[in-house]
RNA sequence: CGAGUCGGUCGGACGGCCGCGGUUGCGCAAGCAGUCGAGGAAAGUCCGGACUCCACAGGGCAGGACGGUGGGUAACGCCCACCCGGGGUGACCCGCGGGAAAGUGCAACAGAAAGCAGACCGCCGGCUUUCGGGUCGGUAAGGGUGAAACGGUGGUGUAAGAGACCACCAGCGUCGGUGGCGACAUCGGCGGCUAGGUAAACCCCGUCCGGAGCAAGGCCAAGAGGGUGCGUUCGGGCACCUGUGCGGACGAGCUGCCCGCUCGAUGUCCGCAGGUGGGCCGCAACGAGGUCAUCGGUAACGGUGGCCCCAGACAGAUGGUCGUCGUCCCGGUUCGCUGGGGCACAGAAUCCGGCUUACAGACCGACUCGCCAC
Numbered sequence: 001c002g003a004g005u006c007g008g009u010c011g012g013a014c015g016g017c018c019g020c021g022g023u024u025g026c027g028c029a030a031g032c033a034g035u036c037g038a039g040g041a042a043a044g045u046c047c048g049g050a051c052u053c054c055a056c057a058g059g060g061c062a063g064g065a066c067g068g069u070g071g072g073u074a075a076c077g078c079c080c081a082c083c084c085g086g087g088g089u090g091a092c093c094c095g096c097g098g099g100a101a102a103g104u105g106c107a108a109c110a111g112a113a114a115g116c117a118g119a120c121c122g123c124c125g126g127c128u129u130u131c132g133g134g135u136c137g138g139u140a141a142g143g144g145u146g147a148a149a150c151g152g153u154g155g156u157g158u159a160a161g162a163g164a165c166c167a168c169c170a171g172c173g174u175c176g177g178u179g180g181c182g183a184c185a186u187c188g189g190c191g192g193c194u195a196g197g198u199a200a201a202c203c204c205c206g207u208c209c210g211g212a213g214c215a216a217g218g219c220c221a222a223g224a225g226g227g228u229g230c231g232u233u234c235g236g237g238c239a240c241c242u243g244u245g246c247g248g249a250c251g252a253g254c255u256g257c258c259c260g261c262u263c264g265a266u267g268u269c270c271g272c273a274g275g276u277g278g279g280c281c282g283c284a285a286c287g288a289g290g291u292c293a294u295c296g297g298u299a300a301c302g303g304u305g306g307c308c309c310c311a312g313a314c315a316g317a318u319g320g321u322c323g324u325c326g327u328c329c330c331g332g333u334u335c336g337c338u339g340g341g342g343c344a345c346a347g348a349a350u351c352c353g354g355c356u357u358a359c360a361g362a363c364c365g366a367c368u369c370g371c372c373a374c
C1' cells in the first nucleotide's frame, strides 16, 4: 500500500418564533413560570418472563419445544467458552451435532445385485460333444454398471478362490494408563467382529412445558319500553350489566380429552325481553432500571460504591417554520472559499430479556494474508 475477517459507535446538533401533551409551583379562575417529552430497531408478534385472573391446585393422555459438554441468566429455542465434523492459505465461518446393532419406510436410472443382496462377463472342476458348444457344481480374488457393491495392501493357501489363515493398517467392540469438571484427546493390550445412506422421514431415547392475556384484571356511576358512542345499505349488529319479568335445564368451573377436585338448588347456567356503552385505577411507569468507576472471571456476566429519574397519549401529544452548523454528491476556484441539490430504515400504547427483518451515509478498534522498503 492492497485484499479480507470479526466486533463496536453515531445516524443529526444548536438557536429564535409559534403550537401540542404530562408533571410541579403560584393563582378564585382565565392563565403564568419551571421541567420532561418517539427507536436501534419503537417493526415482526417469533421465543422467554414479570404482572393479572381461572384457582385451593393435582395426576394421566394428547400436543409442543429442545438435543455435543460446561458455564451465564429471572428464564429461554437466547448469550459465552470449549469439543467433534465440514469449508477456508489464514484471521474465521458453517452445523435441526443423541440413536441406523429396537422396528417401519424411502432412494430415479444403470446394474446380476443397493440389507442380512448378488452372478452379467469371467476363473476352476465333473460329465458330455456334431469340437461351435451344452449341462451340473464350486467361486466372488479380476472386469463391467453406478454417487455408493458388504474393509484395504501384501502374502500363505486352494482345483480356482475367499479373513479361510497370517502381518500391517482402518473401523467396531472390550479392558486399562495419562490429561481434562466434561464433551473428548492420546497411548497400550485383547478380539477376525467388518455391521452403505437417510431420523430437517415415521420412530426410539433424554430433558422441559397448566391456560388465557392490559381489549389481563379491578373500582365507581347509571339503569327498567330510555340515552350515548362507533357505525350504517339509515333495518341492524357487537360487547357488558341486572336487586326486574317469562320460559327451560341440573349443573358450572379447571381455556383439548379423561380422572380427580372445588362451588351450587335462597344457587348456577341457557334463551327471550329490558337496561348500560360514561369515568377512574391498572399507568405520575422505581424497573431482573440507566450511567461512571473499581474488583472477580478467558468470556458471557456478577459483586461493591457514587450519580441520575429519562414519554404516558386515549381516535390517541412529542410538531411547524427560519437561520447556522454537520455530512454526501455535482460544478467553479486566486485553494482562502463559494454556488446548487440531497440526507437512510422508520412513530411508543403494560413492561422487560432476546431472536429475526429493514437501513442513505460517517467513524473507531482488533486480527489475517499478499506486495514493497528499512
Base pairs, nucleotide, nucleotide: 001370002369003368004367005366006365007364008363009362010361012325013324014323015322016321017320018319020037021036022035023034024033025032026031039345043356044355046354047353048352049351050350051213052212053211054210058259059258060257061256063209064208065207066206067205068082069081070080071079072078083097084095085094086093087092098204099203103202104201105198106197120143121142122139123138124137125136126135127134128133151169152168153167154166155165156164170194171193172191173190174189175188176187177186178185179184217281218280219279220278238277239276240275241274245272246271247270248269249268250267251263252262253261254260289308290307291306292305293304294303295302296301326343327342328341329340330339331338332337
The RNA shown here (Bacterial RNase P class A) has 374 nucleotides and comes from a Micrococcales bacterium. It was read from a public genome assembly, where an Rfam model found it. Model confidence (mean pLDDT): 76 of 100. The source organism's lineage runs through Bacteria, Bacillati, Actinomycetota, Actinomycetes and Micrococcales.